Predicted 3D model of a 493-nucleotide part of an RNA (small-subunit ribosomal RNA, 5' domain) from a Candidatus Altimarinota bacterium. The sequence was found in a public genome assembly. Its Rfam family is "Bacterial small subunit ribosomal RNA". Gene Ontology terms of the family: ribosome and structural constituent of ribosome.
Context: one part of a larger RNA
RNA sequence: GGGUGAACGCUGGCGGUGCGCCUAAUACAUGCAAGUCGAGCGAGACAAACCUUAAGUUUACUUGGGGUUUUGAAAGCGGCGGACGAGCGAGUAACACGUAAGAAACUACCCCGUACUCAGGGAUAACUCGGUGAAAGCCGAGCUAAUACCGGAUAGCCUCGAAAGAGUAAAGCUUUUGCGGUACGGGAGGUGCUUGCGGACUAUCAGUUUGUUGGUGGGGUAAUGGCCUACCAAGACUAUGACGGAUAGCUGGUGUGAGAGCAUGACCAGCCGCGAUGGGACUGAGACACGGCCCAUACUCCUACGGGAGGCAGCAGUAAGGAAUCUUCCGCAAUGGGCGAAAGCCUGACGGAGCGACACCGCGUGGUGGAUGAAGGCCUAUGGGUCGUAAACACCUUUUCUAUGGGAAGAAGAUCUGACGGUACCAUAGGAAUAAGGACCGGCUAAUUACGUGCCAGCAGCCGCGGUAAUACGUAAGGUCCGAGCGUUACCC
Numbered sequence: 001g002g003g004u005g006a007a008c009g010c011u012g013g014c015g016g017u018g019c020g021c022c023u024a025a026u027a028c029a030u031g032c033a034a035g036u037c038g039a040g041c042g043a044g045a046c047a048a049a050c051c052u053u054a055a056g057u058u059u060a061c062u063u064g065g066g067g068u069u070u071u072g073a074a075a076g077c078g079g080c081g082g083a084c085g086a087g088c089g090a091g092u093a094a095c096a097c098g099u100a101a102g103a104a105a106c107u108a109c110c111c112c113g114u115a116c117u118c119a120g121g122g123a124u125a126a127c128u129c130g131g132u133g134a135a136a137g138c139c140g141a142g143c144u145a146a147u148a149c150c151g152g153a154u155a156g157c158c159u160c161g162a163a164a165g166a167g168u169a170a171a172g173c174u175u176u177u178g179c180g181g182u183a184c185g186g187g188a189g190g191u192g193c194u195u196g197c198g199g200a201c202u203a204u205c206a207g208u209u210u211g212u213u214g215g216u217g218g219g220g221u222a223a224u225g226g227c228c229u230a231c232c233a234a235g236a237c238u239a240u241g242a243c244g245g246a247u248a249g250c251u252g253g254u255g256u257g258a259g260a261g262c263a264u265g266a267c268c269a270g271c272c273g274c275g276a277u278g279g280g281a282c283u284g285a286g287a288c289a290c291g292g293c294c295c296a297u298a299c300u301c302c303u304a305c306g307g308g309a310g311g312c313a314g315c316a317g318u319a320a321g322g323a324a325u326c327u328u329c330c331g332c333a334a335u336g337g338g339c340g341a342a343a344g345c346c347u348g349a350c351g352g353a354g355c356g357a358c359a360c361c362g363c364g365u366g367g368u369g370g371a372u373g374a375a376g377g378c379c380u381a382u383g384g385g386u387c388g389u390a391a392a393c394a395c396c397u398u399u400u401c402u403a404u405g406g407g408a409a410g411a412a413g414a415u416c417u418g419a420c421g422g423u424a425c426c427a428u429a430g431g432a433a434u435a436a437g438g439a440c441c442g443g444c445u446a447a448u449u450a451c452g453u454g455c456c457a458g459c460a461g462c463c464g465c466g467g468u469a470a471u472a473c474g475u476a477a478g479g480u481c482c483g484a485g486c487g488u489u490a491c492c493c
Base pairs, nucleotide, nucleotide: 001493002492003491004490006489007488008487009486010485013363014362015361016360017359018358019356020355021321026319027318028317030316031315032314035080036079037078040077041076047070048069049068050067051066052065053064054063055062056061057060087274088273089272097198098197099196100195101194102193105191106190107189110187111186112185113184114183115182116181117180118152120150121149127142128141129140130139131138132137158167159166160165172179173178201245202244207237208236209235212234213233214232215231216230217229218228219227249271250270251269252268253264254263255262256261276297277296278295279294280293299310300309301308302307327353329352330351331350335349336347337346338345339344366396367395368394369393376387377386378385379384401430402429403428404427405426406425410420437482438481439480440479441478442463443462444461448477449476450475451474452473458465459464
């Protein structure tokens, strides 16, 4: 000198764009953050229209019952999605990451191609009845449907087999028309696995290892493999640092620097890991699953003491910790995602607004003229000098500001659809009106005098100032440097 996710002190007019718990992966009140499909299914409340019937009367209304049509809630079965998106960086020194290769694999939805989609069956939730419990809930009996479940047929392809042969599938819905279902092959994207190379510290860690290293048989997996197991052999790693310890998510990048390098990994993007702590599997194409399940532990809450409920490292917000970090906001209008044939529904992703000079960028706080160089302050050699064209004053302008009026693009899609927002922007009017501070002035280092103080009070980054003439302390005037900022502290180059 440059930089920062900064903090602190003094000060503070506006706009745009970004950024905003670096500490306790501490604990969390409350609300919301993942649903959707009635064109898979049964049942069908309420409401509306019409018809009918009974009662009341202010004779065209009200109330009750029944029927038809339409719409179709909550709950339930079933499907798809809850493995994405969002958060955090605790762990991890590892094929975790980066890069380059590879073979023994899987892949829902999407695209392409081939073939098929036949005939049946038995249940069960919802519901009704009964029981039990404080609750969470649970139990029994009975009824019913399906794109739920089951066996049968068919089997080109597929699987097993040397062959013969054996085995394996499907589901319907709909008004047209479409949407589906099954098997197989291919694609795209995704995922799992293996390997070469690369990127940290420590030897005041020198030896480590028994599923350990390899083989055979078996098991297991989508798949290779000590991944697991039985047996056999005795290997394997290590000074090119094994093993241990301490630290740490990795990268694209970012800061600095002429570069080499050094430091770093906030925001954005890719990958990985995690979801109170530890463990486990289930379902599924995909999880060993943040807003799923089970067990254990700690903690919190409810309880009728028998038993239950919970997990903000989602968005807001609270407490605590801390030098320190925001609104319990608006909207699905756009982009994207889930479901759906669609209309649409959901979406704290996202789009926006709010708060914060936290950073960067831009703008303003007026312009021109104006010497009796006014008053006043300060200095003085008492002549004067300086603040100083500065002010006053005159003329001008209106960026900003205030008021009024108009008023978007962003909408893709012919109509309709905008949270932001009556915002940006435009026009008119008004009036210099609404807007300047901070640090420093001994040398380094741009900028000096007076008074006060008297080794005191104090300053200080280093050298050092202060003990009666202090350009170094304090105040004032003047000056210097920056300027809506200026200084200080911390850290990096």